[in-house]
RNA sequence: UCGGCCAGUCGAGUCAUCGUCUGUAUUUAUUUACGGGAGGAAAGUCCGGACUCCAUAGAGCACUGUAGCGGGUAACGCCCGUCCGGCGCAAGCCGAGGACUAGUGGAACAGAAACGAUCCUAUUAAGUUAGGCUGAAACGGCUAAACUCUACAGGGAGCAAGACCAAAUAGGCAAAGAGGAGUUGCUCGCUCCAUUUGGAUUUGCGGGUAGGUUGCUAGAGAUAAACAGCAAUGUUUGUCCAAGAUAAAUGAUGACAUAGAACAGGAUCCGGCUUAUGGACUGGCCACUUAU
Numbered sequence: 001u002c003g004g005c006c007a008g009u010c011g012a013g014u015c016a017u018c019g020u021c022u023g024u025a026u027u028u029a030u031u032u033a034c035g036g037g038a039g040g041a042a043a044g045u046c047c048g049g050a051c052u053c054c055a056u057a058g059a060g061c062a063c064u065g066u067a068g069c070g071g072g073u074a075a076c077g078c079c080c081g082u083c084c085g086g087c088g089c090a091a092g093c094c095g096a097g098g099a100c101u102a103g104u105g106g107a108a109c110a111g112a113a114a115c116g117a118u119c120c121u122a123u124u125a126a127g128u129u130a131g132g133c134u135g136a137a138a139c140g141g142c143u144a145a146a147c148u149c150u151a152c153a154g155g156g157a158g159c160a161a162g163a164c165c166a167a168a169u170a171g172g173c174a175a176a177g178a179g180g181a182g183u184u185g186c187u188c189g190c191u192c193c194a195u196u197u198g199g200a201u202u203u204g205c206g207g208g209u210a211g212g213u214u215g216c217u218a219g220a221g222a223u224a225a226a227c228a229g230c231a232a233u234g235u236u237u238g239u240c241c242a243a244g245a246u247a248a249a250u251g252a253u254g255a256c257a258u259a260g261a262a263c264a265g266g267a268u269c270c271g272g273c274u275u276a277u278g279g280a281c282u283g284g285c286c287a288c289u290u291a292u
Base pairs, nucleotide, nucleotide: 003286004285005284006283007282008281009280010279013256014255015254016253017252018251020037021036022035023034024033025032039263043274044273046272047271048270049269050268051158052157053156054155058188059187060186061185063154064153065152066151067150068082069081070080071079072078083097084095085094086093087092098149099148103147104146105143106142119132120131121130122129162214163213164212165211172205173204174203175202176201179193180192181191182190221240222239223238224237225236226235227234228233
């Protein structure tokens, strides 16, 4: 110098005018003033939760998932370290990494034969013993991202969950009904309702309403420093408050500046993983060559 590996930052800015959603205060009045307004993946709906309800607790089976060892985390199938195995000159990257004497299966071609089977040579009472050919493997094994077994984990549904207010209709008709209903499925258990003047409940048909408030954003939050630790991460102190729409807002114009395009736009909220992606920059490491 060129190439490679690992990690990180940005992901469009400032001012002015108008428009739009929202917070605080204010006004007769969306009237006035100040402040805020899409992502690194918001995507996939794949994992794990917070939260709400079933509901007044549980157990077993079925079913599903994970799998070296240790640590982190609210938790995980995630992250960190390390052992082993594979790839790479290396920096590094990948791993669906427990068990084949619990059992059942599978292994092309070659070979006599692919797991109780004997082709060739010598030997023996006897494929008995010792060798040979083929093959990854020949009485010894391989294979579990084959079925399975072992250990561990797991109740279900989900903000269209739920809660409250208002309004309306026909709390109508029919069938079943002694025990029924309730928590994925089954069983046990538990709880609630009811038990013949009838009856809780279940199913089907039909009718009305589908409007408003809340849930709704101050958090397992962000960030700086110090300490502990190989690290993930944790503790302490300080500072900060970044959309809450509801048919769905975050836009338009002009000037300056600029490397600035792509993939692409919230809907209960977080922690991850996976996928898509243009460009600019920073740090560390590896290797070839050259020079000193």